Molecule: transfer RNA
Organism: Jakoba bahamiensis
């Protein structure tokens, strides 16, 4: 240079081919158990779904463009 796929909570990943409160482990905090950690139990809290633009009555999802990573190929 060409071509593919990825990006969604601090990490790692889900979302049934567009449908109205975006979830789950793990970590964090808090509280219950304990003499006290650890495990365990119950609850909590955390998002501009990588920017930006477009289609639709609606967009995590379709569509183009940027930026990042990754493989393959010259």
């Nucleotide at each position: 240079g060409g071509g593919c796929a990825a990006u969604u909570a601090g990490c790692u990943c889900a979302a049934u081919u567009g449908g109205u409160u975006a979830g789950a482990g793990c970590a964090u905090c808090u509280c219950g158990c304990u003499u006290a950690c650890a495990a365990c139990g119950a609850g909590a809290a955390g998002g501009u779904u990588a920017g930006c633009g477009g289609u639709u009555c609606g967009a995590u999802c379709c569509c183009g463009u940027u930026a990042u990573u990754g493989c393959c190929u010259a």